[in-house]
RNA sequence: AAGGGGAGCCAGACGGUCGCGUGAGCAAUCACGAGGAAAGUCCGGACACCAUAGAGCACGCUGCCGGCUAACGGCCGGGCGCCCUCGCUUCAAGGCUAGGGUGACGAACAGGGCAACAGAAAACAAACCACUUGAGUCUUCGGGCGCAAGAACGGGUGAAACGGUGGGGUAAAAGCCCACCGCGUCUUUGGUAACAAAGGCGGCACGGCAACCUCCAGCGGGUGCAAGUUCAAAUAGGCGCGUCCCUUAGGGCUGCUCGUUCUAAAGUAGGCGCGCGGGUAGAACGCUCGAGGCUUGGGGCAACCCAAGCCCUAGACGAAUGACCGUCCAACGACAAAAUCCGGCUUAUCGGCUCCCUCAUUUU
Numbered sequence: 001a002a003g004g005g006g007a008g009c010c011a012g013a014c015g016g017u018c019g020c021g022u023g024a025g026c027a028a029u030c031a032c033g034a035g036g037a038a039a040g041u042c043c044g045g046a047c048a049c050c051a052u053a054g055a056g057c058a059c060g061c062u063g064c065c066g067g068c069u070a071a072c073g074g075c076c077g078g079g080c081g082c083c084c085u086c087g088c089u090u091c092a093a094g095g096c097u098a099g100g101g102u103g104a105c106g107a108a109c110a111g112g113g114c115a116a117c118a119g120a121a122a123a124c125a126a127a128c129c130a131c132u133u134g135a136g137u138c139u140u141c142g143g144g145c146g147c148a149a150g151a152a153c154g155g156g157u158g159a160a161a162c163g164g165u166g167g168g169g170u171a172a173a174a175g176c177c178c179a180c181c182g183c184g185u186c187u188u189u190g191g192u193a194a195c196a197a198a199g200g201c202g203g204c205a206c207g208g209c210a211a212c213c214u215c216c217a218g219c220g221g222g223u224g225c226a227a228g229u230u231c232a233a234a235u236a237g238g239c240g241c242g243u244c245c246c247u248u249a250g251g252g253c254u255g256c257u258c259g260u261u262c263u264a265a266a267g268u269a270g271g272c273g274c275g276c277g278g279g280u281a282g283a284a285c286g287c288u289c290g291a292g293g294c295u296u297g298g299g300g301c302a303a304c305c306c307a308a309g310c311c312c313u314a315g316a317c318g319a320a321u322g323a324c325c326g327u328c329c330a331a332c333g334a335c336a337a338a339a340u341c342c343g344g345c346u347u348a349u350c351g352g353c354u355c356c357c358u359c360a361u362u363u364u
Base pairs, nucleotide, nucleotide: 003358004357005356006355007354008353009352010351012328013327014326015325016324017323018322020033021032022031023030024029035335039346040345042344043343044342045341046340047224048223049222050221054258055257056256057255059220060219061218062217063216064078065077066076067075068074079105080103081102082101083100084099085098087096088095089094106215107214111213112212113209114208128155129154131150132149133148134147136145137144138143163181164180165179166178167177168176182204183202184201185200186199187198188197189196190195228285229284230283231282238276239275240274241273242272243271244270248264249263250262251261252260253259292311293310294309295308296307297306298305299304
């Protein structure tokens, strides 16, 4: 260098001709006009209404520590676990440095539940093969056979088999004993913390799964632009059933309870609930000035925050954003097309550019 891994940016530009939508303008004309994901509808909100609106339960979501944010299941930094690569170290197990990847990362004696098959046995279980001893028996003197006792160290099965390495000890074995590693606990030091290091004590293990129920901590009203507000118009102030007079009844506040609030007719006729039938489907607003974008400076490891300056960049509604020519060029070729808006996540994807890491040593 190639190759590999990661991150960021771009998604055409200029000129002309014709056409379309919005805004401004008396007009001529001018300005702007579909993405990095506009997609999925998975999270979080802004906003609107319920509604003058609280608490609890149920239900749902999140789950190491710290920070950012309007908020989040997001982002940034840190910690710990696991995996990969290279190197160093230990008798060995193991440990350490650097680089990269990844984590659904609270609790397993509070309780329940699950682990098929295989295997001797799946939690304080167990003897299939192999091991040791005893007496008996056979023998080619190497050993074989079955019975009794011992042990669970070795092998096998499995996703997982009741800590690991080395040594001692034993008939054969085992934390049985010792050293080290691991585990538990206490103290000290460092750190905001998660946690880390060192030292003391203890042979210490009846294990795994909570993207099973559950427990703990934190968070959460509901419905959604087809939300809603206003105007105009039309019809059949249509018909039927039920219910309702105040310590009561009916309705609203997602489900339930408390609480709270609205309504309450009886001659004419009010409210609520359930149905039948008829009319209207028009216009304006919401609707694009935003938790907005860009540049510079400051703070911060970073996410991001602060200040100053500049800018306005689609708002359609049977639904516009297109076609052609010329030049440049890596690029209209992939994935693909706005409908209330924004911050994330996830998925799909052509081509180009930039940066970082690795490859990566040697020589000068």
Molecule: Bacterial RNase P class A
Organism: Alphaproteobacteria bacterium CG_4_10_14_0_8_um_filter_53_9